The RNA shown here (Bacterial RNase P class A) has 409 nucleotides and comes from Anaerolineales bacterium UBA6128.
[in-house]
RNA sequence: UGAGUGGGUCGAGCGGUCGCGGGGCGAGAGUACUCGCCUUGAGGAAAGUCCGAACUCCACAGAGCAGGGUGCUGGAUAACGUCCAGGCGGGGCGACCCGACGGAAAGUGCCACAGAAAACAACCGCCUGCGCUUGUCGCAGGUCAGGGUGAAAAGGCGGCGCAAGAGACCACCAGCAGUUCGGGCGACCGGUCCGGCUAGGCAAACCCCACCCGGAGCAAGGCCAAGCAGAGGGCGAUGGUCGCCGCGCAAGCGACGCCCAUCCUGGGUUGCUCGCCCAGUGGCUCUCAGGUAGGCCGCACGAGACGCCGAGCAAUCGGCGCCCCAGAGAGAUGACCGUAGUGUGAAUCAGCGCCGCCGUGGCGGCGCUGAUUCACUCACAGAAUUCGGCUUACAGGCCCACUCACCCU
Repeated sequence: UGAGUGGGUCGAGCGGUCGCGGGGCGAGAGUACUCGCCUUGAGGAAAGUCCGAACUCCACAGAGCAGGGUGCUGGAUAACGUCCAGGCGGGGCGACCCGACGGAAAGUGCCACAGAAAACAACCGCCUGCGCUUGUCGCAGGUCAGGGUGAAAAGGCGGCGCAAGAGACCACCAGCAGUUCGGGCGACCGGUCCGGCUAGGCAAACCCCACCCGGAGCAAGGCCAAGCAGAGGGCGAUGGUCGCCGCGCAAGCGACGCCCAUCCUGGGUUGCUCGCCCAGUGGCUCUCAGGUAGGCCGCACGAGACGCCGAGCAAUCGGCGCCCCAGAGAGAUGACCGUAGUGUGAAUCAGCGCCGCCGUGGCGGCGCUGAUUCACUCACAGAAUUCGGCUUACAGGCCCACUCACCCU
């Protein structure tokens, strides 16, 4: 210098004008309301709603079955399918990346196409026997060596052996179960012995093993509570006693309730009157329970943010200091101007490198860098009960650590 790898961090600053949501204060007005001032107001993912929790209600003696989930080891955590560290396997020259990574020598099942056969192999080939029509023949059998098919064909290679072959046997190697020794908390790693000599793949197929799991969700749930409907009660007028309330210094006046008396209207009882009984009622009013609209709470002091110190490889944890940080209703954060900035493109100028021409310092073209001007652009995306994760989207920058290649010292 170029090409990369892994992390972290920012993600449109400042000022002015106008506007919006929450809170507070003040002024005016009969509550409503209006005006003014102050303060505060989105994200790294607020997103997808995929996991795990807090919280709330419902259910629940305990255990088991069914169903679902997770799946190398150790740790972190409130918890997790998350994170950290490690092991093993795979990829990359490397930094590093990826892995649902328990069990296929418990059982069942499946393995596309091709192929004879996908785990009871016999198509070609090789070998043996028999037959006759004596051949490019047929039949029966052996054959995991060779050919061919396939992603995968029954450990590799050499020898011995055989009719031909074959772990049938032998040496070496690979691999596995078991034994034993050493290291490690462990996954696992390194060796020793022993043999069977060999076991195809698939469990995001059933299944087996180990562990975990009650359901619904802030439209949870709680409190207050119009109107309509529902249940129960009262209500004609006048006068009086009593009670209670309000006004008034008092006298007294007014409203309401209970009881009594008289009168009025309507109805019933006999044909009529008296008497007796009922109603004063298609309305108004009082009380009550549940609860709709609506209102309030839940609702932001929390597994909280930031800084320092300590423990730990780390995830994370502990201590101290400091801070208070949006909240709602179908839902507020914006617009314009100025200035500074990011990226892209164009033009001009300057510098450097390469090429071409005239010819010995000029011209032209291309590329890179810098400056100025102009134009365009500035991503993904908007909290709604809260928190921990994961995943997905994202213009462009900045910082740190590391790897590889080339050059210079």
It matches the Rfam family "Bacterial RNase P class A". Rfam describes the family as follows. Ribonuclease P (RNase P) is a ubiquitous endoribonuclease, found in archaea, bacteria and eukarya as well as chloroplasts and mitochondria. The family's RNA type in Rfam is ribozyme.
Of the family's consensus pairs, 92% are formed in the model.
Lineage of the source: Bacteria > Bacillati > Chloroflexota > Anaerolineae > Anaerolineales.
It was read from a public genome assembly, where an Rfam model found it.
The coordinates come from a structure-prediction model, not an experiment, and the mean pLDDT is 76.